[in-house]
Bacterial RNase P class A from a Nitrospirota bacterium, 365 nucleotides, folded computationally. The source organism's lineage runs through Bacteria, Pseudomonadati and Nitrospirota. It matches the Rfam family "Bacterial RNase P class A". From the family's description: Ribonuclease P (RNase P) is a ubiquitous endoribonuclease, found in archaea, bacteria and eukarya as well as chloroplasts and mitochondria. Its best characterised activity is the generation of mature 5'-ends of tRNAs by cleaving the 5'-leader elements of precursor-tRNAs. It is recorded under the gene name rnpB.
RNA sequence: GGAGCCGUCCGGGCGGCCGCUGCAUCCUUCGGGGUGCGGAGGAAAGUCCGAACUCCACAGGGCAGGGUGCUGGGUAACUCCCAGGGGGGGCGACCCCACGGAAAGUGCAACAGAAAGAUACCGCCCUCGCUACGCGGGGGUAAGGGUGAAAUGGCGAGGUAAGAGCUCACCGCCCCGGUGGCGACAUCGGGGGCACGGCAAACCCCACCCGGAGCAAGACCAAAUAGGGGGGCGCUUGAGGACGGCCCGUCCGAAGUCCCCGGGUCAGGUCGCUUGAGGCGCCGGGUAACCGGCGUCCCAGAGGAAUGGCCGCCGUCCCGCUGUCAGGCGGGAUACAGAAUUCGGCUUACAGGACGGCUCCGGGC
Numbered sequence: 001g002g003a004g005c006c007g008u009c010c011g012g013g014c015g016g017c018c019g020c021u022g023c024a025u026c027c028u029u030c031g032g033g034g035u036g037c038g039g040a041g042g043a044a045a046g047u048c049c050g051a052a053c054u055c056c057a058c059a060g061g062g063c064a065g066g067g068u069g070c071u072g073g074g075u076a077a078c079u080c081c082c083a084g085g086g087g088g089g090g091c092g093a094c095c096c097c098a099c100g101g102a103a104a105g106u107g108c109a110a111c112a113g114a115a116a117g118a119u120a121c122c123g124c125c126c127u128c129g130c131u132a133c134g135c136g137g138g139g140g141u142a143a144g145g146g147u148g149a150a151a152u153g154g155c156g157a158g159g160u161a162a163g164a165g166c167u168c169a170c171c172g173c174c175c176c177g178g179u180g181g182c183g184a185c186a187u188c189g190g191g192g193g194c195a196c197g198g199c200a201a202a203c204c205c206c207a208c209c210c211g212g213a214g215c216a217a218g219a220c221c222a223a224a225u226a227g228g229g230g231g232g233c234g235c236u237u238g239a240g241g242a243c244g245g246c247c248c249g250u251c252c253g254a255a256g257u258c259c260c261c262g263g264g265u266c267a268g269g270u271c272g273c274u275u276g277a278g279g280c281g282c283c284g285g286g287u288a289a290c291c292g293g294c295g296u297c298c299c300a301g302a303g304g305a306a307u308g309g310c311c312g313c314c315g316u317c318c319c320g321c322u323g324u325c326a327g328g329c330g331g332g333a334u335a336c337a338g339a340a341u342u343c344g345g346c347u348u349a350c351a352g353g354a355c356g357g358c359u360c361c362g363g364g365c
Base pairs, nucleotide, nucleotide: 001361002360003359004358005357006356007355008354009353010352012314013313014312015311016310017309018308020039021038022037023036024035025034026033027032041336045347046346048345049344050343051342052341053214054213055212056211060248061247062246063245065210066209067208068207069206070084071083072082073081074080085099086097087096088095089094100205101204105203106202107199108198121145122144123141124140125139126138127137128136129135130134153171154170156168157167158166172194173192174191175190176189177188178187179186180185218271219270220269221268228261229260230259231258232257233256240252241251242250278297279296280295281294282293283292284291285290315334316333317332318331319330320329321328322327
């Protein structure tokens, strides 16, 4: 100097004018007005996971359904995070992996190919026949060729008619044992001549987990529930409801209850509503995720939904011209997005910029 990898952070500033909103306080002609303090994000987003909270029964049993799937930790919990093991990619920093089971069954594998699980197309070898330099029949062979993403463990030697785990060494695979590790697993030794091709984010099997609905949850106040028509079931051998896929079971339960038509009231007010698994700093434990102690701070709570608009100057980045190599002039861009009960995650979007650590290559001393 070039090319990269990982992590963290910022994502406009100042001034003027006009506005919006919560709380406190003061004034008021009760319409409102003044003052003070506060007022979006790293993703507030997608609503994809996990919870808190609320109601349904105290959340029960089974089926169905769904989810997860190496090990050990973290956490309120998780499909998240950390550390490790194994596999794959990269020269490397580093990155990626739903990573249980295919010797229980079913299914699938386009095109090509003879054959995609029990198969011989070419070739090779043996043998028989014939009209015999060849052709045909039978058999053996997965070593060679060819097809394919994938072809009967790999490679070498022996062996054989040619071949073949047929035999042997090494590697792979399976079984047994030792050692190290909490464990996933690693490693060593012995045995087996190989039976077992691939796919389970295909059905399935195994293990574990999951009750449902969601702040329009839910509670209170106000208003309304007048009167009418039709139909079903039932009056304790029990209709119906809680009970929201089904069954069981439990509870409530009666002279009524459910459905449809038509009529009335309301999408008003208050609470839930923001102090919380909270933020920051220091110390301690832990490789880390994270945990503990102490101190300190209060940081939006609206609800047809506020947090904004215009102007000026500056900043940042890009391009063009010029160039006295300091710069000057002109033009353009300044993102993604926007709380709605609250947290913990994941994922996705993002103009431009800053910082830290690391790797590889080239050059100079």